[in-house]
């Protein structure tokens, strides 16, 4: 210089005029501060918090799953291990358990797990032919070597053989493995072993570990109206049945209550008033000072933590954060709080900066 790897950061600026929320001042007219993100989004984990359950223990269920840290917790993030990819900076992986047991493997193929002969070798030994040399491809052997498959029961070379063949050797690989590092996942490994134990657990399942359910429309207070109930005063209130009575059951003629100003008429056997209770409608609280921001000694590799200093940064609730004009630029992307907080994913124009970063040219 080019091109890339990793991380950190930004998200159109100013000035005027009218609005909308909110806290505070006010001489009540207004004034003066503040006023959406980096993901406010998915609502996919975790946690505060807030009712409700709840002795303990176990089954089911869900979910997690390398190791050792950090954290209020995680399915998060740090460091590390294995494994995979990439010249490489670096990326990436649900990364326990298939020598417990059931299962599954489309096609294709002879054979898909203690298998298997389609094609093909051999046919030494028997058999048969032949005087022999040899010949048949009949018992039989055998898996080198084609061919199917994602996957065919280690490979590669040599002895060996009739043809083979861990059958036997050499060298890879594999399994086991005293012992050695390491805190741990792991490493490495003396020796043994002819080689078994093939894939699939995001099939069932088996270890292990973690989970009570419900959500701010959680809930907590105030409290118009209204139903149950209770206390209190007022008022002692028909007729008929049935029954010793307490009580029930019919009924509306008189005479009573309740509708209603009153008559009529309708309902009922009690009714009316006040009171407490209850909690609808509205109000207030929950609400935002918090695992908090910015700065700095310091421990640590690091996540993250002790400790000092400043700071106060939206809080509505039919829901504010906008409209308009000017003007500058690199002409502006995704996007829009609702109880809070760490994550995680997914969106997303453009732009800056960092790393004794990588790989190539000069």
């Nucleotide at each position: 210089u080019g091109u890339g790897u990793g991380g950190a950061c930004u998200a159109g600026g100013g000035c005027g005029u009218c609005g909308c929320u909110g806290u505070u001042c006010u001489u009540c007219g207004g004034g003066a501060c503040a006023g959406a993100g980096g993901a406010a989004a998915g609502u996919c984990c975790g946690g505060g918090c807030u009712c409700c359950g709840c002795a303990g223990g176990g089954c089911a269920g869900u979910g997690g799953g390398c190791c050792u840290g950090c954290u209020a917790a995680c399915g998060g993030c740090a460091g590390g291990g294995c494994g995979g990819g990439g010249u490489g900076a670096c990326c990436c992986g649900a990364c326990g358990g298939a020598a417990a047991g059931u299962g599954c493997a489309a096609c294709a193929g002879a054979g898909a797990a203690g298998a298997g002969a389609c094609c093909g070798c051999c046919g030494a030994u028997g058999g048969c032919c032949g005087c022999a040399a040899g010949g048949c491809a009949c018992a039989g052997g055998c898996a080198a070597g084609g061919g199917u498959g994602a996957a065919a029961c280690g490979g590669u070379g040599g002895a060996g053989u009739a043809a083979g063949a861990g059958c036997c050797c050499a060298c890879c690989g594999c399994c086991g493995g005293a012992c050695c590092g390491g805190a741990g996942a792991c490493g490495g490994g003396a020796c043994g072993g002819g080689c078994a134990a093939g894939g699939c657990a995001a099939a069932c399942c088996c270890c292990c570990c973690a989970c009570g359910g419900a959500g701010c429309a959680a809930g907590a207070c105030c409290a118009a109206a209204u139903a149950a109930g209770c206390c209190g005063g007022c008022g002692u209130a028909c007729u008929c049945c049935u029954g010793c009575g307490a009580a029930g059951g019919a009924g509306c003629g008189a005479g009573g209550a309740u509708u209603g100003g009153c008559c009529c008429g309708a309902u009922c056997g009690a009714g009316c008033c006040g009171g407490c209770g209850g909690g609808u409608a509205g109000g207030u609280c929950g609400c935002u000072a918090g695992a908090g921001g910015u700065g700095g000694c310091g421990a640590g590799u690091g996540a993250u933590c002790u400790c000092c200093a400043u700071c106060c940064c939206a809080g509505a609730g039919g829901a504010a954060u906008g409209a308009c004009g000017c003007u500058c630029c690199a002409c502006g992307a995704c996007a829009g709080a609702a109880c809070c907080c760490g994550g995680c994913u997914u969106a997303c124009c453009g732009g800056u900066c960092c790393a004794c970063c990588g790989c190539g040219g000069c």
About this RNA: The RNA shown here (Bacterial RNase P class A) has 362 nucleotides and comes from a Holophagaceae bacterium. The coordinates come from a structure-prediction model, not an experiment, and the mean pLDDT is 79. The organism belongs to Holophagaceae, within Bacteria. Its Rfam family is "Bacterial RNase P class A". It is annotated as a ribozyme. Rfam links the family to the GO terms ribonuclease P activity, tRNA processing and dimeric ribonuclease P complex. RNAcentral holds the sequence, with entries from ENA.